[in-house]
RNA sequence: GCCACCUUAGCUCAGUUGGAAGAGCGGCUCACUCGUAAUGAGCAGGUCGCCGGUUCGGACCCGGCAGGUGGCC
Numbered sequence: 001g002c003c004a005c006c007u008u009a010g011c012u013c014a015g016u017u018g019g020a021a022g023a024g025c026g027g028c029u030c031a032c033u034c035g036u037a038a039u040g041a042g043c044a045g046g047u048c049g050c051c052g053g054u055u056c057g058g059a060c061c062c063g064g065c066a067g068g069u070g071g072c073c
Base pairs, nucleotide, nucleotide: 001072002071003070004069005068006067007066010025011024012023013022019056027043028042029041030040031039049065050064051063052062053061
């Protein structure tokens, strides 16, 4: 330098036939307990990497950029 893939909650990842965002773990509160752990219930937490385009509508389609992983020279 070229090619492919990845980027979504604090962490690990779902969601890609376009109709507007979820799980597990973690955090907080409550219940239970003599108390802790475990267990149960609830709550908070995300401009879906950034910019632009297409569209009535974009996490999802298209282009560029940035970061990461792997391969080739």

This is a predicted structure of a 73-nucleotide RNA (transfer RNA) from a Candidatus Pacearchaeota archaeon.
The coordinates come from a structure-prediction model, not an experiment, and the mean pLDDT is 81.
Lineage of the source: Archaea > Nanobdellati > Candidatus Pacearchaeota.
The sequence is in RNAcentral, with records from ENA.
Its Rfam family is "tRNA". Rfam classes the family as a transfer RNA.